[in-house]
Molecule: Purine riboswitch aptamer
RNA sequence: GCAAUAUAUCGAUGUUUUUCUCGUAUAUGUGCAGGAAUAGGCCUGCACGUCUCUACCCGAUCACCGGAAAUGAUUGGACUACGGGGAACCUGAACGUGAAU
Numbered sequence: 001g002c003a004a005u006a007u008a009u010c011g012a013u014g015u016u017u018u019u020c021u022c023g024u025a026u027a028u029g030u031g032c033a034g035g036a037a038u039a040g041g042c043c044u045g046c047a048c049g050u051c052u053c054u055a056c057c058c059g060a061u062c063a064c065c066g067g068a069a070a071u072g073a074u075u076g077g078a079c080u081a082c083g084g085g086g087a088a089c090c091u092g093a094a095c096g097u098g099a100a101u
Base pairs, nucleotide, nucleotide: 008101009100012097013096014095015094016093017088018087019086020085021084022083023082024081025080026055029048030047031046032045033044034043035042040065041064049056057077058076059075060074061073062072063071
């Protein structure tokens, strides 16, 4: 001088839990196909809709259909993606990487 290992110190950088709320998206929406029920009003699939992954349903009330093939209105409820804020936890932290002595 170089390399390896160990210890301590320094500073840099990255990662690390849960929850509430708000905003944006989408209107939990639309168009079809096949099947099923009618003591019922559903099931399966496709497509569109979002600078968007996913989802595209459930309940209540009212209406309608009158044994037929078709549901409608109102209302309450989310999930998911991204972003803002709050709370708990943590807060001389732990872990990873690097540097100097």